[in-house]
Context: one part of a larger RNA
RNA sequence: CGUAGGAAAUUUGAGGAGAUCUGUCCUUAGUACGAGAGGACCGGGAUGGACCUACCGCUGGUGCACCAGUUGUAUCGCCAGAUGCAUAGCUGGGUAGCUAAGUAGGGAACGGAUAAGCGCUGAAGGCAUCUAAGCACGAAACCGACUCCAAGAUGAGAUUUCCCAUACGCAAGUAGUAAGACCCCUUGAAGACGACAAGGUAGAUAGGUCAGAGAUGGAAGUGUAGAAAUACAUGGAGUUGACUGAUACUAAUGGUACGAGGA
Repeated sequence: CGUAGGAAAUUUGAGGAGAUCUGUCCUUAGUACGAGAGGACCGGGAUGGACCUACCGCUGGUGCACCAGUUGUAUCGCCAGAUGCAUAGCUGGGUAGCUAAGUAGGGAACGGAUAAGCGCUGAAGGCAUCUAAGCACGAAACCGACUCCAAGAUGAGAUUUCCCAUACGCAAGUAGUAAGACCCCUUGAAGACGACAAGGUAGAUAGGUCAGAGAUGGAAGUGUAGAAAUACAUGGAGUUGACUGAUACUAAUGGUACGAGGA
């Protein structure tokens, strides 16, 4: 820009893309078959491999603004307690998120029309013949079925709901608006940027605060014991990023611009 008014939702599916794998074991059954050795079709069940998809409850990894321990050095006047630097100084753990080695699921079943092939009926050609007319089976291949995209499918589809029929102008058209939507702002399990999604005071969108979960693992100060190192008590203490909930304390103020009148 188009889809012959302007919007907001929900959809149909022409078409396209993906997937399509396979082993072993048990049973049927040591049956059919076979002199024996050996050893099935068909059918039923179990469990794997590779690949794909999703997720983080479990097992773990990571986790550079979490917690603790610790070395050297410097600073805060000193002790104590802290902080800076040293690869994040080093070490032990670890929330959220992201993840695999973790956990689930998948390729199943079925239908249609067939290939090679196997047939029925059956003439030409009194017989025979699957074929000439006719009819029935038959494969991981084909078409559906399964998953995803999809009306620019210009063949532009469908349904529901909302807004109406303004003003000026001879007309072409222009203007202010409606429903709605953008800019802007607070943000995000969304993201390179656009986009998408949640919100903007009629508000829990982010931060803060409070409470909790989880993590770390017993803070500082004080007291007691000990000569001291240290230990114990106060006390599952103190601290705590992303998690859960509550709460308008802070910030989403204010405002501009857009958008139909139905060939």
The part of an RNA shown here (large-subunit ribosomal RNA, domain VI) has 263 nucleotides and comes from a metagenome. RNAcentral holds the full RNA, with entries from SILVA.